[in-house]
Predicted 3D model of a 101-nucleotide RNA (SAM riboswitch aptamer (S box leader)) from Propionispora vibrioides. The same sequence occurs in records of 3 taxa. The model forms 97% of the base pairs in the Rfam consensus. Model confidence (mean pLDDT): 87 of 100.
RNA sequence: CUCUUAUCCAGAGUGGUCGAGGGACUGGCCCGAUGACACCCGGCAACCCGCAGCAAUGCAGUGGUGCUAAUUCCAGCAGGAGAAAUCCUGAAAGAUAAGAG
Numbered sequence: 001c002u003c004u005u006a007u008c009c010a011g012a013g014u015g016g017u018c019g020a021g022g023g024a025c026u027g028g029c030c031c032g033a034u035g036a037c038a039c040c041c042g043g044c045a046a047c048c049c050g051c052a053g054c055a056a057u058g059c060a061g062u063g064g065u066g067c068u069a070a071u072u073c074c075a076g077c078a079g080g081a082g083a084a085a086u087c088c089u090g091a092a093a094g095a096u097a098a099g100a101g
Stems, first nucleotide, its partner, number of pairs: 001101008013041001015040003021031003025076004042068003047064002050059003072093001077090005
């Protein structure tokens, strides 16, 4: 990098350092000098691992990841409802985990 499977409406800071961008892409809409992003610490969660169990499932949170504004912030493609505003469903794309190549 590619493929497979699962999940993505819950949860998580009045901390420290730094100093201008950030929210994948495009459009929108937002966050940000009252300090964003990133890093550290703290925290959340429970995919793998561990324990119990035939299993379903449960427990734990030492370890491997992950996450810690807004539903994956919303839409993007297709379909449906509606006079419209708008709403609903399924994909696609993306993210994460585990496995395979």